The part of an RNA shown here (large-subunit ribosomal RNA, domain II) has 728 nucleotides and comes from a Minisyncoccia bacterium. Rfam family: Bacterial large subunit ribosomal RNA. The prediction has a mean pLDDT of 80.
Context: one part of a larger RNA
This record gives sequence, C1' cells and structure tokens, in this order.
RNA sequence: GCCAACGAGUUCAAGUACUCAGCUAUUGUUUAAACUCCCUAAAAAGAGUGGAGACAUAGGGAAACCAAGUGUGAAUAGCACGUUUGUGGUUUUUCCACAUAGUUGAGUGCUUGAGACCCGAAGCCAGGCGAGCUUGCCAUGGACAGGGUGAAUCCCACAGAAAUGUGGGAGGAGGCCCGAACCCGUGAGCCGUGCAAAACUCUGGGAUGAUCUGUGGUAAGAAGUGAAAAGCUAAUCGAGCCUGGGAAUAGCUGGUUCUCCCCGAAAUAGCUUUAGGGCUAGCCUCUCGUUUAAAAUUUUCGCAGGUAGAGCACUGAAUGGUCUAUUUUUGGAGAAAUCCAGAUAGAUCAAUCAAACUCCGAAUGGCGAAAAUUAUUACGAGAGAGUAAGACUAUGGGGGCUAAGCUCCAUGGUCAAAAGGGAAACAGCCCAGACCACCAUUUAAGGUCUCUAAAUGUAAGCUAAGUGUUAUAAGGAAGUAUUUAUCCCCUGACAGGUAGGAAGUUCGCUUAGAGGUAGCUAUCUUUUAAAGAGUGUGUAAUAACUCACUACCCGAAUGAUCCUAUUGGGAUCAAGGGAUAAAUGCACCGAAGUAUUUAGGAGGCUAAAGCUUACUACCGAAGAUGUGGUCCUGUAUUUUUUUAAAUACAGGAGGUAGGGGAGCGUCGAGUAUCCACUGAAGGUAAAUCGUAAGAUUUGCUGGAGGAUACUCGAGUGAGAAUGUUGGC
Repeated sequence: GCCAACGAGUUCAAGUACUCAGCUAUUGUUUAAACUCCCUAAAAAGAGUGGAGACAUAGGGAAACCAAGUGUGAAUAGCACGUUUGUGGUUUUUCCACAUAGUUGAGUGCUUGAGACCCGAAGCCAGGCGAGCUUGCCAUGGACAGGGUGAAUCCCACAGAAAUGUGGGAGGAGGCCCGAACCCGUGAGCCGUGCAAAACUCUGGGAUGAUCUGUGGUAAGAAGUGAAAAGCUAAUCGAGCCUGGGAAUAGCUGGUUCUCCCCGAAAUAGCUUUAGGGCUAGCCUCUCGUUUAAAAUUUUCGCAGGUAGAGCACUGAAUGGUCUAUUUUUGGAGAAAUCCAGAUAGAUCAAUCAAACUCCGAAUGGCGAAAAUUAUUACGAGAGAGUAAGACUAUGGGGGCUAAGCUCCAUGGUCAAAAGGGAAACAGCCCAGACCACCAUUUAAGGUCUCUAAAUGUAAGCUAAGUGUUAUAAGGAAGUAUUUAUCCCCUGACAGGUAGGAAGUUCGCUUAGAGGUAGCUAUCUUUUAAAGAGUGUGUAAUAACUCACUACCCGAAUGAUCCUAUUGGGAUCAAGGGAUAAAUGCACCGAAGUAUUUAGGAGGCUAAAGCUUACUACCGAAGAUGUGGUCCUGUAUUUUUUUAAAUACAGGAGGUAGGGGAGCGUCGAGUAUCCACUGAAGGUAAAUCGUAAGAUUUGCUGGAGGAUACUCGAGUGAGAAUGUUGGC
C1' cells in the first nucleotide's frame, strides 16, 4: 500500500411540540409504591388489587383576600386580566359521526441531566513498586609495569666564638614529571534500516590520589542525592514507574456507513475576559392560521430631503490691482515736515477653492394614495435548523502612494452552493441556469485561411511599421493620407549654380582687450540692384568663413472655349508648381536581458487572415423550440384501490450547510400461509424487472434448513478517522 472483518446520535429520567390511539364532555382522565396471580433456573414482561398522588374542572391580586368576577382606585368611573362546548345526521327523547377541549399511552423531532455521536491530550490527585543503572554516604576487601626529578632530615669535610654558611654523601617527600595496566572521553574519521537504542579506529586526559574498584548496606517521588549541569533516581526526569479516581476535560483537529423526491441559506447587527466560541435578531425549512391581496413591478398623483453638480450670499482658504487706516522695536532718503518701499487690518474691483462652506440644487432612491399586471407573494403563531472566517468584479467613497491578487464601508452581479458555451489554458469576467432521451430545428456571447464548426464574403477607405493580429507616457520627427486658411508663380515662383554682401565705423559704454558676433544702452545715416550698428562658425582682440538681402543663369504636364493668325501668339476657365500656419486618421523614434523559441494559442497573414465604416449569410450552448417519457404541486372531473387511483388543464423539477417527505435492505420476535434431499441457506455466472436503494428467474456448486404477507424490536448499511485486528 491493497484486501477482508470490526468501527461512531445510544439508553434512562424529566420537559416540550407534532402524529396516532383509548376514555370523557350526564361528577373527567390516570394510577405510584406495595401486594396477589401467571411465567421463569432466577428475573423482566403480562393480568388483577391498590385512587396515595398528578393534570383538568375559575379566575383575579405582591398578598391578606374576594370570586364570575377580581385588581387598581375616593369611585357605583375608566382601564387590565378573566367569565366552562359546538356542528351535522336520525321521526322527538335516545343514539351516531365530526370538530374542539381534557387526560392517559405509544411513536417521532428537539431540550436538559447523565461518558451522551466516536477516537485523541499534555496534565491533576491517591495508594503502592523501585538505588541489581546512577548520585551521595557507611562497613569490609582489592588494584596501581617501568622510568625520571630529588624536599625535609641525618652524616662527613671546610669556615666560623657561635648561630650558621659552603661542598660532598646518605635519604626518598610530592592532589610532582614521562608512561602501560586501570579509569576517562579532547579532536577527527567511521557508523548512522549500525557490531552497537552511543559502538569502532586514530588521536587525547588522569595514572600515590579530592585515585580506581569488588561485595554487602543505606537515603525516593514535592521526596532523595547532587565539587550544581535542574544533573541523576533501572535506555524514562523542570517532578520516576505501576494501578486506581477515569470513558478526567478538550469553545480544538480528524472521522461519522443505504436510496429517491420537494424546498433551500449564511459568512450581517447587538452583547459577550468576546473576536477561529456563544446568546438574541436577520436569512432557510415544516405545520397551522389571518385578511377587503395586505406582497412585488410599472404608470399617475402627492410628500420630505440637501448628495452629484454649481456657486461665493455666510464660515474659512487663497492670487493680482486700487484706495483708506495703523505701524518709529521693519528698512531707506531727508535738518525736519514728509516721501518711497514693506508689514498688518479694512473697503472695493477682477479671477478662484472647500468632507466637517451653502444664496441654490438634480437624477436615482425613500414614504403615502390610486389603477393595471404577476401570483402562495405578504402577515401572524408554533416546531427544526444552519450561518455569524467570505472571494472577486462594476460603481460611489474612507485609509494607502487616486500602490497592491492591499485594507475598510455602501449599492448591484457572479462564485460560494452552478454544470454548459466563450475568454488558448483560467471559482468570482461575457453568454446562459443541466428532470431524462433524440444522428431534429433555431439562436446568445463569441466567431467563420489551416489546426477548428462556419465567408480566403460584399462595398469604401487607411497602414508598410510584421505596426498590428496583445496593454504602453512625456517629448521628438520634411513618414503617409485627408481637410482648412493665407501668400508667391513664365513681368520667371521654390530649390540649385555664378557674383556681390559696401561706407561713416573699431557707433557709444564697459573692458587688459570688446573691431557686427562676452556684457549694457541705442539701433541712425550714406552709397546702392542689394547689404542687419548684424544669423551662425571662429580669434587673446583683429583676421577668415557664412547667413539675411540683391543681380544674373536655369525654366514649373496639360485640357476646354474664344480671339488673332505665320510654324505661332494671346485671353478666360479648369487645373498645375511652390512657401507658410493649423486640424484629423494610421504609422515612426522614445522602447533595456540570457535564464524553455514563452508568445498574436500556433502555423502563418500585407489591395490582410491588420485597422476604420456599412451590409448580408453562416457556425455556435445542457438557452429556446420540437417529439417521446418520469416525477412534484395546484385546480377540476370521474371511479368502491376513497388518507387512494385515473383523466384533463396550469405551473414546476441546478444545488453545499440545513429542513421536510417517501422508501430499499440486514438481524431477531409474533401471527397467518407456504417451500425444501424430486435439493434449503450460502457461493458463482448470465438474463430479466424497478427512477434508485434493490428484486426475481435459470444454470453450476452446495448439502439442511428457509421464504412470503402484516406487525413489532434493533449491537441495522463504511472508503476515508497518521482508525483496530488479520492476511498478502
């Protein structure tokens, strides 16, 4: 890992609601303990006795208390809560049925208490067991190759008065040195399903000592022992192990077993030692009820409002001008008066801004009324829930950086709980809501060259950048197309070529210099066809080049009509050449990465298969329609399947949490009826039937029990729980 078996809402008590049943409404319903009978191994269950008690039969009041009334109150007032059966059939009584009410019982849902759906802690407490491991201590034993160093002390010699010193010798001290046994475990390797739940190899520390060690003893669980690391106390220690309290508790995680049908949420508010939990409300389901449809949508009419926008009339902010006033502790000038500049305040003119400004002011939305349309939509009571972690998207906002697949609100949508088609792929985007079947029709979004279903469609333009088919800035630019305006043109435009481009003058100032060309001011006159007191390059400054400006060279399709007439010339119109300014469409630069060729989905595409505009056709979904079928709800009709069935019509059938309804199957019990050695159950294969859970039949196997109908009762359904046990 797989397979098989086992594996989770149970039982009792109390309460509450519903369903069914008994009795009663003519003095209700019902027993509890206990006892008796029956049964039994013993019980339980069953039958009877038992009316103690419970609920109901009258309420009101805090109560005393009063009572169909009572309480309040001064009240005979008002107000509050109360004031006990109906309908139908039958000839009347009687009787019967139904509804309603009371009570008792059973079943089901839920609540509370109990282990309370199942598994799961770490822990807490109690009583015991442990010092054969290890820590300390006690008693009694044992062990330490060899080598080195050479303390005290003593002896001898010499010196000295002596103390003592020097030298030599003996001696053999030490938590001394080196190093085996022994004890330890420093570094590295190796091992790491090991040789080993700590080893092995090399290396290393101690090795006469606070040394190592045998045996016996002793101290323990809030306690011991500890040269102290919270170390150690039997591979366990910030409180050992075993058993018990005990199924501790777990607002936490995981799991929770057959089927079909109907409806179908929430991720919000308030409160919470509350925030991943609860309670109440909101939203869902089921049952019963209510009414003049009270609901939703649209139209019409009426009403409130201060948002968007706008505005500056208030409150503030804020720009420029003018005027007035104040300011000598704002600056300058002046002898002073005063003047100039500034600051502050006010007035006024012009132009602005505001979530916490408003002289104004919508749309949408809200409330009310009427009408129309839809139609179990609304409202009330009771029972059962789940939810209270939401996500993205569009719009209006707060926070943030007008950042975030960010965060917090509001109003819609989708997902959640929604499959199908489109967006290459893609919960939240676009289209559209899957009861089942069909090799039928037709559309939506989106598409129609090939992959790939359908147009290499039609008409008119644009783009040359592979722009594009995918989102991209400021800024730049004789790209190109279209449009507009002004001006020049055979009396010669524009471009190009040749030549000129001068004089006063180096204008003045400044400056070391400033000569057109650093800077400041002015910007005239003359000669001219024309030439700036100079457009740039340049020089230290000049020089040099160049431009503006001027002359010359050059020569810018043509057509139509008319005039003249010489081949030709001229006029007008339509055009044409050129300069400048601007607008629009599409392109260009701006525009930077290897890391999969990583992206238009790809191939590829250029009078497109790109972009703009218009049109037609087609494809395209589980949408709509068609045909057939199943089920649910409502209405009507019929019928002895009458709590049902059939038919017709109308509406409906996506679904998580969750609510409701109807069933299948397993085991056992009761009653009735049956089957079985001429082959039961079980196993196995096939066929058939049922919407499904499932059922039936037949063959083979098997070899002794089993089935059906109606009831009753449960140890009643497995794929998941790091589930348990077994097998492989």